[in-house]
């Protein structure tokens, strides 16, 4: 702090995507240990258990234990008496009845305690459902109020009364419970006394803005109180007042969410009165009056939503968020409602209702974990049914105490954040092994192994805290912590590695599988997949996903724009608002300053202290900022108050105009009616029909009608706010500009909402219709033609009246004010000393043919120039702005005021809602899905049925041919076992192939063969190779069988061959789109570029544009260029003329035909004309063998065709390996219905046949050759033989030419295919499938249709010779050579190709591009819809629990007063129930639209002039892009 992505490239708009930071998190691989924090964000969803609120016996009356202390046995039997059993004391024997002891009484003391009674369950603890409000923060009010406990201050507590629980009897119930009847107690309750306080009533005074309400006096009425405990002292309580302290309640200003497609709400609704009820004010609640209130500063509605301290980010201002922990409000299954109480309308308290769940004897009960913990559900997801009240705090108590899932504490979970470990040092033969590799080697890597040392952590044992105040006790805990031993031992993953973004290779795969945050990646050499080694990044964690902030100045307040990128309303009027000239005096709200006050605590900063440290913590500190209250200043803005004029407006005086309304009037053209004249076509087109005319048109004359529009003037001229607006007169009326001077005195500017205007289509309704002219119709054109031309023609244009309200309503530029250079123009006003013209007066000179004329002079007025100036309205320009085109006093410059509007493409100006409108439509306006884009400006290129200039056998003027015929070749295509491959427009097609019979050959068939035909190592075995003779078996290859000869030597071998094996050979398989090396082409076309400098934000330009010129970016001038490179030209090589040398095998001869080798010569050099500033160059002439590049070759810039070619070679990769390699035989490439490409022969007299004393040539070739001479054959040839390895011998008779004759236009003496016989020649070998020869045969063909090829001078036409390949040829081909030897070009409009500038462009894979709509197909999203199906709510009417309220009877106790208790009737009211409209939400037959989907189907509508320019708005048509008509806007 910023990157990635639109484009061939650039700038720039403009969205989309990453890097960062967070988190109550969750998945998904991995997990060592501590510390501090943290944990149901979902169903406010249901719960099983259990705990989580009691406490006081020092209020009561009473139980119950114990023990003590007095009294006091009991059973049997019996008249008395006796015995027995208990008990009780002693150590025990024993003793006790004159009484030991249990019960039982009484009294005490200690303990527990149900009930009544006090306090406290209104705090704590939890959640977040509702709630957009005074709930909440903040600052305030209460003169409108309450406060148990606690604290200080005064005063009191007399006297008396009756219940009632528990607890006893007798009952009901399964059970929860509960009735009757008895008795009993208090700090429970109740009456009376007291009362300077309270409290009510009436009534002086005080304070004070203000109170009948505060303060405070008096009169009268009225209201209290409880005791316990202690030996005592005193302690705790009671009660009445007041004061504090802490809670609390009520009000108010202000401030924080979305949505106007929610705009109007409101009847207790605003206010009064009176009265209720509250602690207290108040429509709180009631009666009655009146009709108020609230709202664009957003009222009502409707969705969301606990608020705040504060957390996350973020430079900041924001944005988001409200979990932990603090405040504060809320709720406690859902609903409604009181009681009690100092406090609830009460989470673990009560009623009733409703949903759920338990129990049950079916009669009728119970219950509420948003408390700890558990549990089921739900979900991606969130813990133990743990231990202690030791601390801290609460409750109750006098106090011990006693309960406290508040709290301390452990556990569970890497959920975070912060700490530590996983080992340290040496250790190179760079081990083994993995990856890789160029095979050398690199790399994991000092990493391991070893050595040696340490012990955090871990285990094991000892010791042991603080926390805990002053005995003891003490969850945590035998814990932290310390010490000692033992051991490297117990402990490392996770994602990444193509940019962005640290990190790179192998192998798989092969638009498949995958991969991805974006761009993207993958179709055989993937650094993107997948693995696998190395690497990077973080680390007991790593990644992902999910939200938020940021980056995003991508909502802009800091901190954006708006000509053309998205964006200025059509236009103007004007209401709210917003802003608003200049001067003085006030004031002191805004402001700014000082001073106080708050904004709890935590947090956060900043010093410090304590756990080893750090996370944590704890002390203590302070600043910004908000609000409040005091002062104090007043430059500014507000506000008062009096002024000014410069802004704005009036008046008055000119003054320009298609400004607007409405009447009247007019020519000219049109068309029609009549009537002459006239006689055959006319209209229309690219051409043409359809039309129309002999019923007399067109065309002309005269006349008459009709209806619309105004020619010339006419102008980037003028007027209007914009739409717009033009014959000419007259009425009526708007505005603006000028000049001079008077008045008003800030009257101003701009405006949401509104109102008004508002082209053209269109619509309604009545006219009115020449002429054009959507629909229709007919005619063409077309593949089709619902167009584009024609020819007819209704709406319609046109007026009257009312509607519609939109256009590319455009200057694509809101409106109004100031300021900042000009320059040429123009349209209106307005000014001007002298000065000029003109006309005038006035006077006056002269001349006269007397008409008149030429002139000074002076007055006047007109008018042009030329200047100044105000106002419009153009152009070109400086600063400046601007992405850039541009803009530039008529800004798009610099500043101000306000007002509209934008915030990625598309869906879409669509849909739904509202308003408007007769309607067609119009205004306002989304969303879902989907895409990485879309979009301005320039730039470079390519292209155009764009312009402009130039060249080229490009045309065009010319000669000869192709295409027709017939044969040869070459392809295609059918065929075939094969008919082998490649080359395919131009740039394949007598090309590869300078020679397919076998071979060649690659291909097809049959037969073989496997280290192979060939090559190189290495093993192991070998008498060894190989040459000849001759054999069988095959079609050969091959296979077997025989015979002869047959290595060296130092004896150890050496060399070579064979076998068998191993490594590899082999491959005309693939893939030219993996590739080098050649090559074709555009093209011998003139181009292409480069360095420095300059313009330009940059892509880029500039130089290389422009003017001449050339064949040429050749040269010249001229220029922000100045200069170089590749090309262009020259160099080379043939050739023409000379000249030197040369002399064999050329030559009769020489001043040398000729051979070979050097050399000169041609440069616009002179000379005349154009060019021109000079020049460059052009024409033209001299001389010259040859003249303006003498003629011809070679040579081919950058780059383009993803040309071509892996089959010439080379070569990655890949594929074959007893076969896609190698042998060999025969086949086939030679096929033949047909189609083209290049050819040949010909159609014939410029000709064929024949003959000939007949004439002239170049370049070549030659020993497995050329062959001379002879013979011989009609001949092709054959025989013999000579010369030559060549300026020497041969091929070698060149032909056309030229002299004769003959044919005389006939399918022929043209023409020769075919065919048949007979031959000849090469080669093993001519059948498929060779060439010649001769005799026979004698086809098609009488000059070739669209259409096309070549060539511009020794060319084109003709004519022959040579030669490579080669045994021999299918050669009519290729290459060379020489002989005869021509037309014709005006020119550049047109084809074709090519170069330069310029211009459009939506192209850039570059027009063989791009792209539009319908239609079919999939797959998706929405609307709409008969209906149906839910939720929250509203509105009326019925109906109504509990309750609470009023009224009304009755009953209890009691001597009254009080009180309570049961029942009946109103009210009001959760809730239930009908009814209805509306809203939101689901679904739905079935209809539309939309999107998105390599390669469907029909056109061609856009982009070039896109082939009819396009495009906005309108109406109508049409499969569909569209198409026509009218009006308009760019070009």
């Nucleotide at each position: 702090a910023g990157a990635g992505u639109u484009u061939g490239a650039u700038c720039c708009u403009g969205g989309c995507u990453c890097a960062g930071g967070a988190c109550g998190a969750a998945c998904g691989c991995u997990g060592g240990c501590g510390g501090c924090g943290u944990g149901c964000u979902u169903u406010a969803g249901g719960g099983a258990u259990g705990c989580g609120a009691g406490u006081c016996g020092a209020g009561c009356g009473g139980u119950c234990u114990u023990u003590u202390u007095a009294g006091u046995g009991a059973a049997a039997u019996g008249a008395g008496g006796u015995u027995u059993c208990g008990c009780a004391a002693g150590a025990a024997a024993u003793u006790g009845a004159a009484g030991c002891g249990a019960u039982c009484u009484a009294a005490a003391a200690a303990g527990a305690u149900a009930g009544c009674g006090g306090c406290a369950g209104a705090c704590g603890a939890c959640u977040g459902a509702g709630u957009a409000a005074c709930a909440c923060g903040u600052a305030g009010u209460c003169a409108a109020c309450c406060u148990a406990c606690c604290u200080g201050u005064a005063a009191c507590a007399c006297a008396g009364a009756g219940a009632u629980a528990g607890c006893c009897a007798c009952g009901c119930g399964a059970a929860a419970g509960u009735g009757u009847g008895g008795g009993u107690a208090a700090u429970a309750u109740c009456u009376g006394a007291u009362a300077g306080c309270c409290c009510g009533u009436a009534u002086a005074g005080g304070u004070g803005a203000a109170a009948u309400u505060c303060c405070g006096g008096u009169a009268c009425g009225g209201u209290a109180a409880a005791g316990g405990c202690g030996c005592a002292a005193g302690c705790c309580g009671g009660u009445u007042a007041u004061a504090g302290a802490g809670g609390g309640g009520a009000c108010u200003g202000c401030g924080g969410c979305c949505c106007a497609u929610c705009a109007g709400c409101u009847a207790g609704u605003u206010g009064g009165c009176a009265g209720g009820a509250u602690a207290a004010c108040a429509g709180c609640c009631u009666a009655c009056c009146a009709a108020g209130g609230c709202a664009a500063g957003g009222a009502c509605g409707g969705g969301u939503a606990g608020g705040g301290g504060g957390c996350g980010u973020g430079a900041g201002a924001g944005c988001g968020c409200g979990a932990c922990c603090c405040c504060c409000c809320a709720g406690g299954a859902u609903g409604g409602c009181a009681c009690u109480g100092a406090g609830a309308c009460a989470c673990g308290g009560g009623c009733c209702a409703u949903a759920c769940u338990c129990c049950u004897a079916c009669g009728g009960g119970a219950g509420g974990c948003a408390g700890c913990a558990c549990u089921c559900g739900g979900g991606a997801a969130u813990u133990u049914u743990c231990c202690a009240c030791a601390a801290u705090g609460g409750a109750c108590g006098a106090a011990a105490g006693u309960c406290u899932g508040a709290u301390g504490g452990a556990g569970c979970g890497a959920c975070g954040c912060c700490g530590c470990g996983u080992g340290a040092a040496g250790g190179a033969u760079g081990a083994a092994g993995g990856u890789u590799u160029u095979c050398g080697g690199a790399u994991c890597g000092u990493a391991a192994a070893c050595u040696u040392c340490u012990u955090u952590u871990g285990c094991c044992a000892a010791g042991g805290a603080a926390u805990a105040g002053g005995a003891a006790g003490g969850a945590a805990g035998g814990u932290a912590c310390u010490u000692g031993g033992c051991g490297a031992a117990u402990a490392a993953g996770g994602g990444g590695c193509u940019g962005c973004u640290a990190a790179c290779u192998g192998c798989g795969u092969g638009c498949c599988a995958g991969a991805a945050g974006c761009a993207u990646c993958g179709g055989u050499g993937a650094u993107a997949c997948g693995u696998g080694g190395g690497c990077c990044c973080c680390a007991a964690g790593c990644g992902u996903u999910g939200u938020c902030c940021g980056g995003a100045u991508u909502u802009a307040u800091u901190g954006g724009g708006c000509g053309u990128a998205a964006a200025g309303c059509g236009u103007a009027c004007g209401u709210a608002g917003g802003c608003u000239g200049c001067u003085a005096a006030g004031c002191a709200g805004a402001u700014u300053c000082u001073c106080u006050u708050u904004c709890a605590a935590a947090g956060a900063c900043c010093c410090g202290g304590g756990c080893u440290c750090a996370c944590c913590u704890c002390g203590g500190g302070g600043a910004a900022g908000g609000g409040g209250g005091a002062g104090a200043a007043u430059a500014u803005c507000a506000c008062u108050u009096a002024g000014c004029u410069u802004g704005a407006a009036a008046c008055a005086g000119g003054u320009a105009g298609g400004g607007g309304a409405g009447a009247u009037c007019g020519g000219a053209a049109c068309g029609c009616g009549u009537g002459g004249u006239g006689g055959a076509g006319u209209a229309g087109u690219g051409a043409a029909a359809u039309a129309u005319g002999u019923u007399g048109a067109u065309a002309u004359c005269a006349c008459g009608c009709g209806g619309a529009a105004c020619g010339c003037c006419g102008g980037u001229g003028g007027u209007g706010a914009a739409g717009a607006c033009u014959g000419a007169u007259c009425u009526c009326u708007g505005g603006g500009c000028c000049u001079u001077g008077u008045u008003u005195g800030a009257c101003g500017c701009u405006c949401a909402u509104g109102u008004a205007c508002g082209a053209a289509a269109g619509c309604u309704a009545g006219g009115g219709g020449a002429g054009c002219g959507a629909a229709a119709c007919g005619g063409a054109u077309u593949a089709g033609a619902u167009a584009c031309c024609c020819g007819u023609g209704u709406a319609g244009u046109c007026c009257u009246a009312g509607c519609c309200c939109u256009a590319a309503a455009u200057g694509a530029u809101g409106u109004c004010c100031g300021c900042u250079a000009g320059g040429c123009g123009u349209c209106g006003g307005u000014u001007u000393a002298a000065g000029c013209a003109u006309u005038u007066c006035u006077g006056u000179u002269c001349c006269u043919u007397c008409g008149g004329g030429a002139g000074c002079u002076u007055u006047a007025a007109u008018g042009a120039c030329a200047a100044a100036u105000c106002g419009g309205u153009g152009u070109c320009g400086a600063a400046g702005c601007u992405a850039a085109c541009g803009c530039g006093u008529u800004a798009a410059g610099c500043g101000g005021a306000c007002c509209g509007c934008c915030u990625g493409g598309g869906u879409a100006g669509u849909a739904c809602g509202g308003c408007c409108g007769c309607a067609a439509g119009g205004u306002u306006g989304a969303a879902a899905c989907u895409c990485a884009a879309a979009g301005g400006a320039a730039u470079u290129g390519g292209c155009g049925g764009g312009g402009a200039c130039c060249c080229g056998c490009a045309c065009a003027a010319g000669c000869u041919g192709u295409g027709g015929a017939g044969c040869g070749c070459g392809u295609g295509g059918u065929u075939u076992a094969a008919u082998c491959c490649g080359a395919c427009g131009g740039u394949a097609a007598u090309c590869g192939u300078a020679u397919a019979a076998u071979c060649u050959u690659a291909c097809c068939a049959a037969g073989g063969u496997u280290u192979g035909a060939c090559a190189u190592a290495c093993u192991g075995c070998u008498g060894c190779a190989g040459u000849c003779c001759a054999u069988u078996a095959g079609a050969a290859a091959u296979a077997g069988a025989g015979g002869a000869c047959g290595c060296u030597u130092u004896c150890g071998a050496g060399g070579g061959u064979g076998c068998a094996g191993u490594a590899c050979a082999g491959g005309u398989g693939c893939u030219g789109c993996a590739u080098g090396g050649c090559c074709g082409u555009c093209g011998u076309c003139a181009g292409c570029u480069c360095g420095u400098g300059c313009c330009g934000u940059g892509a880029g330009g500039u130089g290389u544009a422009c003017c001449g010129u050339u064949g040429a970016g050749u040269c010249g001038g001229g220029u922000a260029a100045c200069g170089a490179g590749c090309g262009c030209a020259a160099c080379c090589c043939c050739u023409a003329u000379c000249c030197c040398a040369u002399g064999u095998u050329a030559c009769a001869a020489g001043u040398g035909u000729c051979u070979u080798g050097g050399g000169a010569a041609a440069c616009u050099g002179c000379c005349g004309u154009g060019g021109u500033a000079a020049a460059a160059c052009a024409c033209g002439g001299a001389g010259g063998a040859a003249g303006g590049g003498g003629g011809g070759g070679a040579u081919g810039a950058g780059g383009u065709c993803u040309g071509g070619u892996c089959g010439u070679c080379a070569u990655g990769g890949c594929c074959c390996u007893u076969a896609u390699g190698c042998c060999u035989u025969g086949g086939g490439c030679u096929a033949c219905a047909c189609a083209c490409a290049c050819g040949c022969u010909a159609c014939a007299a410029u000709g064929g046949u024949u003959g000939g004393a007949c004439a002239c040539a170049a370049c070549g070739a030659g020993u497995u050759g050329c062959u001379a001479c002879a013979u011989c054959g009609c001949g092709a040839g054959a025989u013999g033989a000579u010369g030559c390895u060549a300026a020497u011998c041969u091929c070698u008779u060149a032909a056309a030419g030229c002299c004769a004759a003959c044919c005389u236009c006939a399918g022929u003496u043209c023409a020769g295919a075919u065919u048949g016989c007979a031959g000849g020649c090469u080669g093993a070998a001519a059948c498929u499938c060779g060439c010649c020869u001769g005799c026979a045969u004698g086809a098609a063909g009488c000059c070739g249709g669209a259409a096309u090829a070549g060539c511009u001078a020794g060319u084109a036409a003709u004519c022959g010779c040579a030669g490579a390949u080669c045994a021999g040829c299918c050669a009519u081909g290729c290459u060379g050579c020489g002989g005869u030897g021509a037309a014709u070009a005006c020119g550049u409009u047109c084809u074709c190709g090519g170069g330069u500038c310029u211009u459009g462009c939506a192209c850039a894979c570059a027009c063989c591009g791009c792209c539009c709509g319908u239609c079919a197909a999939a797959c998706u999203c929405c609307c709409a819809a008969a209906g149906u199906u839910g939720g929250g709510a509203u509105u009326a009417c019925c109906u109504a629990a509990a309750g609470a309220u009023u009224u009304c009877a009755g009953g209890g106790a009691u001597u009254u007063a009080u009180u309570u208790c049961u029942g009946g009737g109103g009210u009001u009211u959760a809730g239930g129930g009908u009814a209805a409209g509306a809203u939101c939400a689901g679904u739905a037959a079935u209809g539309g639209g939309g999107g998105u989907u390599a390669a469907g189907u029909c056109g061609u509508a856009a982009c070039a002039a896109g082939g009819u320019c396009g495009c906005c708005g309108u109406a109508g048509g049409g499969g569909a892009a569209u198409c026509u008509g009218c009006g308009g806007c760019g070009a």
The RNA shown here (small-subunit ribosomal RNA) has 1531 nucleotides and comes from an uncultured Candidatus Saccharibacteria bacterium. Its Rfam family is "Bacterial small subunit ribosomal RNA". Its family is annotated with ribosome and structural constituent of ribosome in the Gene Ontology. RNAcentral holds the sequence, with entries from SILVA.